[in-house]
């Protein structure tokens, strides 16, 4: 270089057009001497970036980024 993958919450990951979700974590509350575990709430998101197409876009096209394989 070339071609494929992958970017979403702090992590780690669902989510292939119609209200953005889960599991840990965190924060209050509950329990308990007292930590943890159990239960009960609640916070946290410009969907890697800019455009485009739709009435609508995390998804679909097209650029760029940044990581990862493969080939060379």
């Nucleotide at each position: 270089g070339u071609c494929a993958g992958a970017g979403u919450a702090g992590u780690u990951c669902a989510g292939u057009g119609g209200u953005a979700g889960a599991a840990c974590g965190c924060c209050g509350g509950u329990c308990u001497c007292a930590u943890g575990a159990g239960c009960c709430g609640g916070a946290g998101g410009u969907c890697g970036u800019g455009g485009g197409u739709u009435c609508g876009a995390a998804u679909c096209c097209c650029a760029u980024c940044u990581c990862u394989g493969a080939c060379a």
A computed fold for a 72-nucleotide RNA from a Candidatus Aenigmatarchaeaceae archaeon, annotated as transfer RNA. Rfam family: tRNA. From the family's description: Transfer RNA (tRNA) molecules are approximately 80 nucleotides in length. Taxonomically the source falls in Candidatus Aenigmatarchaeaceae (Archaea, Nanobdellati, Candidatus Aenigmatarchaeia, Candidatus Aenigmatarchaeales). Model confidence (mean pLDDT): 84 of 100.